[in-house]
RNA sequence: CGUCCCGUAGCUCAGUCCGGUGAGAGCGUCCGUCUGAUACGCGGUAGGUCCCAGGUUCAAGUCCUGGCGGGACGACCA
Numbered sequence: 001c002g003u004c005c006c007g008u009a010g011c012u013c014a015g016u017c018c019g020g021u022g023a024g025a026g027c028g029u030c031c032g033u034c035u036g037a038u039a040c041g042c043g044g045u046a047g048g049u050c051c052c053a054g055g056u057u058c059a060a061g062u063c064c065u066g067g068c069g070g071g072a073c074g075a076c077c078a
Base pairs, nucleotide, nucleotide: 001074002073003072004071005070006069007068010027011026012025013024020058030044031043032042033041051067052066053065054064055063
């Protein structure tokens, strides 16, 4: 320097292919229940500008452009 992949809840991710219901799951947090107490189990709760900025569209997590961050491969190298 080039090509490709990833970025969504505190963590791990699904949803992107083919734009359309309300942004979700598991774990974790918090409250309750259970227990002598803790853990497990059970019930419930909160938590997101979907990396950033623009564009297209009636409508964008999803498509397009640029940027930022992370990763893989390749090239270059005295």
A computed fold for a 78-nucleotide RNA from Lentzea cavernae, annotated as transfer RNA. The RNAcentral record of the sequence draws on ENA. The prediction has a mean pLDDT of 81. It matches the Rfam family "tRNA". The source organism's lineage runs through Bacteria, Bacillati, Actinomycetes, Pseudonocardiales and Lentzea.